[in-house]
Context: one part of a larger RNA
Parts: sequence; C1' cells; structure tokens
RNA sequence: CUAGGCGUAAAGGGCAGGUAGGUGGUUUGAUAAGUCUGUUGUGUAAGCUCCCGGCUUAACUGGGAGAGGUCAACGGAAACUGUCAAACUUGAGUAUAGGAGAGGUUACUGGAAUUCCCGGUGUAGCGGUGAAAUGCGCAGAUAUCGGGAGGAACACCAAUGGCGAAAGCAGGUAACUGGACUAUUACUGACACUCAGCUGCGAAAGCUAGGGGAGCAAACAGGAUUAGAUACCCUGGUAGUCCUAGCUGUAAACGAUGCACAUUAGACGUGAGGGGUAUCGACCCCCUUCGUGUCGACGCAAACGCAUUAAAGGUGCCGCCUGGGGAGUACGGCCGCAAGGUUGAAACUC
Repeated sequence: CUAGGCGUAAAGGGCAGGUAGGUGGUUUGAUAAGUCUGUUGUGUAAGCUCCCGGCUUAACUGGGAGAGGUCAACGGAAACUGUCAAACUUGAGUAUAGGAGAGGUUACUGGAAUUCCCGGUGUAGCGGUGAAAUGCGCAGAUAUCGGGAGGAACACCAAUGGCGAAAGCAGGUAACUGGACUAUUACUGACACUCAGCUGCGAAAGCUAGGGGAGCAAACAGGAUUAGAUACCCUGGUAGUCCUAGCUGUAAACGAUGCACAUUAGACGUGAGGGGUAUCGACCCCCUUCGUGUCGACGCAAACGCAUUAAAGGUGCCGCCUGGGGAGUACGGCCGCAAGGUUGAAACUC
C1' cells in the first nucleotide's frame, strides 16, 4: 500500500470558522473531456499462453500463433460524470410576526454568612480530637447585643430543567449583543456538505506587570499518631485563589462515541412553540416541529450494551490506529519569558 478498523481491546483532532482539495438537488438542450465501441498503426528480443518440433524423457531448447497498453491517430454512441446555455424549488439562505433561555460583554446594586475593628453585657474558660496537645484567653477570650470595615461566593427557586461550538454559564437591574426555535406566506434560485494547511476560542494549574486579599489553602512551622511519619488528624500559615492587561494551549478537554444528509417498530416522561377538539374560561384530549431523558422491536455487537439523540442500514468529506516495553522519551525543527508544548524515532528487549 491493500484490507480491516476507531464507546470500553490500538485508534475521533479539545472546539469552531474557513482556503486549496474532494463531493454535490430537479428538468431540457448542446458538447464530447472522462466513459463505451470500431478501424489502422505501434507495443525489439527474451519471458508468458497455445500449437508443432529437437535432445531416450523432463528441465532446457528451435519454429509459428496469440495475449500483453493509463499508447497514438481517425470514425462512431450519448445513458452516466464533466463543461456550456436555459429553467425549476424540495436543499441552503433572506424577509415578516412571535414567545423561551445561568448564551456573551460592560456598568450599577442587594441580603445572608465568615473574618477583623470599636462599644455594651458577662466570667473562666474556649477551641480541637479517636484521645490529646500545639493554639487563643484574667492585658477579659469563647458566648451574646449594637455599630463599622473589607473581600469572595450567591441558600431557597433548582429540575432526570435551560443556554452555549466546545471550554463553560446561576443574587438582582439596566445598556449593548450572538445564536437557536415556532408560525405564515413572500423573496433569492443550488448560493450546498466536508475540510489538509491556516486563523480564532479554549477548565484548572502556572508565568509577567499592576492592584486586591475576607474565607480557603500547595510550600512552610508547630502539635499529635507511628518502629519511623518528610503523610493521613489538629493549630497556624505564604504563594495562589479575586480584578485589570498580556502569555501559556494543556485535561478522564468524556457521550472515552468527528461533521453533514436522508432511511428504518413503538411506549412513557420532560423543556420551548404551533394547530385542532372541547369549554363561559382554564385544564383534559388529539395532531405537529425543535430540544432533552428513560425503556424497548428489527438490526448490530466479543460481550457489556447501542437502538429515530444508533454503536442499525447507506452516502460525502476530514482526523486517527496497525503487538507490549523502551517512549509521548532522545535528536532536530517550530512555538514559549520560563515551566513546558507540538511534531516525533531508533538501538535494545519480551
């Protein structure tokens, strides 16, 4: 390479936008590049296949014919693909009218709680544990009441719920703003799908500079435990956690399941809409679109299980895998302030 694969055995890129490329709806006409077909030419020899010979046979070998091509020229066919022209509306998009949502950014703001400070009451303990001790407290702690400061996070609502491409998003209000969904028709007329490279976003930790610092808390210190205890438990506690600007670019970045499209029994929930029936009205009930769940037929699967939100049966495109260790290491390249990231072997060994 072929072939087979990628939920859990090796294997889906963390997620998106999108270029080249690949692929592409319906109808008519033209063309004839691909495609199919005919003729001619050419395709050395050897080799291959068939036939006839020569060595006793065979291998070997002589002769003849044929096959053998991403070949060329000319002629023909026109279904399919391509190209050109014209058209269509189902794919895609736009418009209009709506309601839903922790989607994003910025500003302002609220209450509970912890801590600290001030004052009042009040007295000997508090705290902590398996038990203790370190620690705090007669210089008045803990408890309790009043006042103040400051930072971070938002109980109940809350859900198997919602939104977002993913990361992720939750007190309230306002401004700005993205997307999805439903309904009605109207408009454009294939404008589409996927996407190497590329670009952007990307939890936590970490880094740079400047702020901030209540609680928590790597490191660190002390007390315990223990044979020891560089731990688990306790008392403290600094980076950090928070904000602004930049960097880093990784995670069990998981549904361990790439994206898009159409096909293939159902049942029961739930979120956002629409229509109908019924009704005084609201429920109820029926139909329908989109999302999110549970169970389950066919089918699939090594099994577990998946099952219209597929891991079923198809199409298009991309990424990735090819025994374990060595190793996501070394070397080199690229990126980074660094930490490191990315690309990514071999010897050797089983």
Record summary: Predicted 3D model of a 350-nucleotide part of an RNA (small-subunit ribosomal RNA, central domain) from a metagenome. RNAcentral holds the full RNA, with entries from SILVA.